[in-house]
Predicted 3D model of a 73-nucleotide RNA (transfer RNA) from Hibiscus syriacus. The RNAcentral record of the sequence draws on Rfam. Lineage of the source: Eukaryota > Embryophyta > Spermatophyta > Gunneridae > Hibiscus. The coordinates come from a structure-prediction model, not an experiment, and the mean pLDDT is 80. Rfam family: tRNA. The family's RNA type in Rfam is transfer RNA. Its family is annotated with triplet codon-amino acid adaptor activity in the Gene Ontology.
RNA sequence: GCCCGUCUAACUCAGUUGGUAGAGCGCAAGGCUUUUAACCUUGUGGUCGUGGGAUUGAGUCUCAUGGUGGGUA
Numbered sequence: 001g002c003c004c005g006u007c008u009a010a011c012u013c014a015g016u017u018g019g020u021a022g023a024g025c026g027c028a029a030g031g032c033u034u035u036u037a038a039c040c041u042u043g044u045g046g047u048c049g050u051g052g053g054a055u056u057g058a059g060u061c062u063c064a065u066g067g068u069g070g071g072u073a
Base pairs, nucleotide, nucleotide: 001072002071003070004069005068006067007066011024012023013022026044027043028042029041030040031039049065050064051063052062053061
C1' cells in the first nucleotide's frame, strides 16, 4: 500500500425485516443483618467513533473520515 473485521452506558457485550436502545457489572438509596459482606427491591445512567446523504422515520442503508485488531506482499 491492498483486503477483512470492529467502534453502542464507567467496563464487558446484545440489539431480528429500518419503527422512539437493552442486559450483566459498577454506582446511589432503601430492606435484611449486631456490623460488614452476601442477598432482595428501587433508582442511576447513551449525541450508538466523527461528519454528511437518501428516507415520514437510521445503531441498522449509503458516502467520506478517524481509532483499533487481523491478513497479505